[in-house]
Context: one part of a larger RNA
RNA sequence: AUGUUGUUAAGGAACUAGGCACAUUGACCCCGUAACUCCGGGAGAAGGGGUGCCCACCUCAGACGUGGGCCGCAGAGAAUAGCGCAGGGCGACUGUUUAACAAAAACACAGGUCUCUGCAAAGUCAUAAAAACGACGCAUAGGGGCUGACGCCUGCCCGGUGCCGGAAGGUUAAAAGGAGGGGUUAGACGCAAGUCGAAGCUCUGAAUUGAAGCCCCGGUGAACGGCGGCCGUAACGAUAACGGUCCUAAGGUAGCGAAAUUCCUUGUCGGGUAAGUUCCGACCUGCACGAAUGGCGUAACGAUCCUGCGACUGUCGUAACAACAUGCCCG
Numbered sequence: 001a002u003g004u005u006g007u008u009a010a011g012g013a014a015c016u017a018g019g020c021a022c023a024u025u026g027a028c029c030c031c032g033u034a035a036c037u038c039c040g041g042g043a044g045a046a047g048g049g050g051u052g053c054c055c056a057c058c059u060c061a062g063a064c065g066u067g068g069g070c071c072g073c074a075g076a077g078a079a080u081a082g083c084g085c086a087g088g089g090c091g092a093c094u095g096u097u098u099a100a101c102a103a104a105a106a107c108a109c110a111g112g113u114c115u116c117u118g119c120a121a122a123g124u125c126a127u128a129a130a131a132a133c134g135a136c137g138c139a140u141a142g143g144g145g146c147u148g149a150c151g152c153c154u155g156c157c158c159g160g161u162g163c164c165g166g167a168a169g170g171u172u173a174a175a176a177g178g179a180g181g182g183g184u185u186a187g188a189c190g191c192a193a194g195u196c197g198a199a200g201c202u203c204u205g206a207a208u209u210g211a212a213g214c215c216c217c218g219g220u221g222a223a224c225g226g227c228g229g230c231c232g233u234a235a236c237g238a239u240a241a242c243g244g245u246c247c248u249a250a251g252g253u254a255g256c257g258a259a260a261u262u263c264c265u266u267g268u269c270g271g272g273u274a275a276g277u278u279c280c281g282a283c284c285u286g287c288a289c290g291a292a293u294g295g296c297g298u299a300a301c302g303a304u305c306c307u308g309c310g311a312c313u314g315u316c317g318u319a320a321c322a323a324c325a326u327g328c329c330c331g
Stems, first nucleotide, its partner, number of pairs: 001326008011316001014315001019312001027051005036041001052070006071075001083310007090302002095107002111147007123133002150297004155227003160224002162220005169215003175209002180204005187196003228246005255289001256286001267283005
């Protein structure tokens, strides 16, 4: 000097991004215990008091209990052994996860709902062989998607995309079909060059017939998704229940709202503080919430996140002392 540990006057978070770390609390018995609540909880809530030894009584005896007494700074005499409270966000919960920087609000979850599947099921594996799983199950079953306890609810749009249904018409493949055309040439014609050219073989090939699909017609949102603009108007002013107009498939309902979402923004008002970009309660001007990519609540739960209070402390103003370990210096 560094590390580990211990102690510290008065103060007590002034430290810091943040009480990180430390400290406090701690066992058992008795008293006592709020809001809220799904009546189970919350709860060890909180907050108090006690605890050794001796004697007597009580008891069959011991213990407990009651009464009296004794000692120490200290009686759960050492060690092991919850800090507490309040408000809010998220997720209902117990669980699961990035083996070795993330444990969470992410995943899962019971519950909800949609959809597929009639059994050699759908789906999965596979050489798309056999076999196997699904299942020695059978729609109260099995697969897939979304949502995520519970409570109150889940609005409007089917124009586009998807899916389901429909089959009249349009379009449409292979195939069937074979009108027509080309090549070749026995032959015919011609003095010749050449022209024509049957059958066969061959290369093509129109009409016509021809399924699903697509177009088309409907349905469907707990399918993918979407859910407007401008102008005017009330006897102060402001605002606009009201009116006009344009566009759309339809123009955002309930609830919530500066929010894990609000740019402007430290919005404005209220609370808390001496002082509050955070926090809590409101307002609504929602840049750019919104209803199973669920909306809003919610007791309980959480090594979760945010804010405050108490207790407590070397976190701090400001450092001091001690023990041990290591390093260095001198001898």